The RNA shown here (Bacterial RNase P class A) has 367 nucleotides and comes from a Gemmatimonadales bacterium. A source record names the gene rnpB. The coordinates come from a structure-prediction model, not an experiment, and the mean pLDDT is 75. Taxonomically the source falls in Gemmatimonadales (Bacteria, Pseudomonadati, Gemmatimonadota, Gemmatimonadia). The model forms 94% of the base pairs in the Rfam consensus.

RNA sequence: GUGGUGGAGUGCGACGGUCGCAGCCCAUCUCUCGGAGAGGGGUUGAGGAAAGUCCGAGCUCCUCAGGGCAGACUGCCAGGUAACGCCUGGGCGCCGCAAGGCGACGGACAGGGCCACAGAAAACAGACCGCCAGCCCGUGUUGGCUGGUAAGGGUGAAAUGGUGGGGUAAGAGCCCACCGCGUGGCUGGUAACAGCCAUGGCACGGCAACCCCCAGUCGGAGCAAGGCCAAAUAGGCGGCGAGGCUCGGCCCGAGCCAUCUGAGCCGCGGGUAGGCCGCUUGAGGUGACGGGCGACCGUCAUCCCAGAUAGAUGACCGUACGGCCUCACUGGCUGAACAGAACUCGGCUUACGACUCCACCAGCCCU
Numbered sequence: 001g002u003g004g005u006g007g008a009g010u011g012c013g014a015c016g017g018u019c020g021c022a023g024c025c026c027a028u029c030u031c032u033c034g035g036a037g038a039g040g041g042g043u044u045g046a047g048g049a050a051a052g053u054c055c056g057a058g059c060u061c062c063u064c065a066g067g068g069c070a071g072a073c074u075g076c077c078a079g080g081u082a083a084c085g086c087c088u089g090g091g092c093g094c095c096g097c098a099a100g101g102c103g104a105c106g107g108a109c110a111g112g113g114c115c116a117c118a119g120a121a122a123a124c125a126g127a128c129c130g131c132c133a134g135c136c137c138g139u140g141u142u143g144g145c146u147g148g149u150a151a152g153g154g155u156g157a158a159a160u161g162g163u164g165g166g167g168u169a170a171g172a173g174c175c176c177a178c179c180g181c182g183u184g185g186c187u188g189g190u191a192a193c194a195g196c197c198a199u200g201g202c203a204c205g206g207c208a209a210c211c212c213c214c215a216g217u218c219g220g221a222g223c224a225a226g227g228c229c230a231a232a233u234a235g236g237c238g239g240c241g242a243g244g245c246u247c248g249g250c251c252c253g254a255g256c257c258a259u260c261u262g263a264g265c266c267g268c269g270g271g272u273a274g275g276c277c278g279c280u281u282g283a284g285g286u287g288a289c290g291g292g293c294g295a296c297c298g299u300c301a302u303c304c305c306a307g308a309u310a311g312a313u314g315a316c317c318g319u320a321c322g323g324c325c326u327c328a329c330u331g332g333c334u335g336a337a338c339a340g341a342a343c344u345c346g347g348c349u350u351a352c353g354a355c356u357c358c359a360c361c362a363g364c365c366c367u
Stems, first nucleotide, its partner, number of pairs: 001364001002362009014319006021045006028038004047338001051349002054347005059222004071218005076090005091105001092103004106213002111211002113207003128153002130149007137140001161179006180202001181200008226277004236268005243257005284303008321335005
């Protein structure tokens, strides 16, 4: 240089100005004044995923003697954390030359079940081609029968340890060496595990992301949770109660309702509309120092950083810079993706145009 691996960050860009919208604070003015409105000033105002709602929590309400069954989830070891199915470090296996990446990674002599196609045979033994020995005949350019064998061929995802040697009629853990495996011990390591030694001659394969076994964890619903204040109208309960209402200035009068199954008035209570709280100060952010390989933790300092309720977060102008068009000046266009809070955190996953930075690797090219 080229190609690659891992990670961090920015993210409708930067600076200045004008206007607008929403929350909070300050003072002023007005009104029907514990409230409402008007204009003014100050201050704050979307995301890395606010998303999917997939895990884990806080918070709230409901349920709950104790134990078990059922069900769901998790599954190498150690650590981190409020907790987790998350993260960090390590072990083992697989992939990659490497940096690195991926892994539901407990148990297959507790039991059940399954292993398509192909193949002779798929779990319990057995032999299609072949190899070897013996026998028989009609001696076959592939004869037949009996027996031995599993080295070689062939099928398959998988075929009864692998390689080499000895041995044999041919063969075979039949014997031997090494590797692998089982068992026991020792050493290192907190552990997963690794190494070494001895020993067994090798013992019936795989699937548990099939049931199952083992170990561990697990009540339910969710801010439309939940709490408070509280009209109008219609029910409910209690008390008083014989009159009440309309026409009318008043009386007369007329009409309507009611008279104990209660008109009307008063009070109480539940619920609705509406309002308030919950609501944003939190397992919080930033910086320094200290501890730790790291995830993370501690101390100190400092900061307050959206809280709407049909839902604010927008528009314009200028300057510089970048990109595109243009032979070029002038000029023109342009500042892009995914997406937008609604109780709050910790994660995971998914979406994303462009740009910046850091560390590392190489069977490649150049010096």